[in-house]
Molecule: Glycine riboswitch aptamer
Organism: Rhodobacter sp.
């Protein structure tokens, strides 16, 4: 100086899926806000096995796949896997 991987660190960008019913309560109303249900999402996390691999009984091992436990479903806020940008370490030239 550049590459190549690591980061719980920085910016940016980031999806899906009823404001559905009913109870009560606030409001002149629109509309808010607690409870209960009943639907419905996959992209925090968790769980799982099989692909595949080995020393082949058995064991090892992911995920954007399954699964909804959790989390999440007007608008905003808030979280968000993943991309890329910066900084930092670390390795190779």
């Nucleotide at each position: 100086c550049u590459g190549u991987c690591a980061g719980g660190a920085u910016c940016g960008g980031g999806a899906g899926a009823a404001u559905c019913c009913g109870c009560a309560g606030g409001g002149u109303a629109a509309c808010c806000c607690g409870c209960g249900g009943u639907g419905c999402c996959g992209a925090a996390g968790g769980a799982g096995a099989a692909a595949c691999c080995g020393c082949c009984c058995c064991g090892g091992u992911a995920a954007g796949c399954u699964u909804u436990c959790a989390g999440g479903c007007g608008c905003a806020a808030g979280g968000g896997a993943c991309c890329g940008u910066u900084c930092u370490g670390a390795c190779g030239a």